[in-house]
This is a predicted structure of a 73-nucleotide RNA (transfer RNA) from a Candidatus Buchananbacteria bacterium. Its mean pLDDT, the model's own confidence on a scale to 100, is 80. RNAcentral records the identical sequence in 2 taxa. It matches the Rfam family "tRNA". By type it is a transfer RNA.
RNA sequence: GCCAAGAUAGCUCAGUUGGUAGAGCAACGGUAUCGUAAACCGUGGGUCGGGAGUUCGAAUCUCCCUCUUGGCU
Numbered sequence: 001g002c003c004a005a006g007a008u009a010g011c012u013c014a015g016u017u018g019g020u021a022g023a024g025c026a027a028c029g030g031u032a033u034c035g036u037a038a039a040c041c042g043u044g045g046g047u048c049g050g051g052a053g054u055u056c057g058a059a060u061c062u063c064c065c066u067c068u069u070g071g072c073u
Stems, first nucleotide, its partner, number of pairs: 001072007010025004019056001027043005049065005
């Protein structure tokens, strides 16, 4: 330099035709227990990597850029 995949909550990741952003774990609160853990119930947490465009409406489509991983040279 070229090709491919990826960037979404603290972590690991979903999000199937464009129509209110979600799960598990973690954190916090509660129930229960003599007490702790497990268990059960609940709560908060997001500029969807950055910018522009299309659209009534974009995590999703188009373009440019940044970064990560793998491959080729």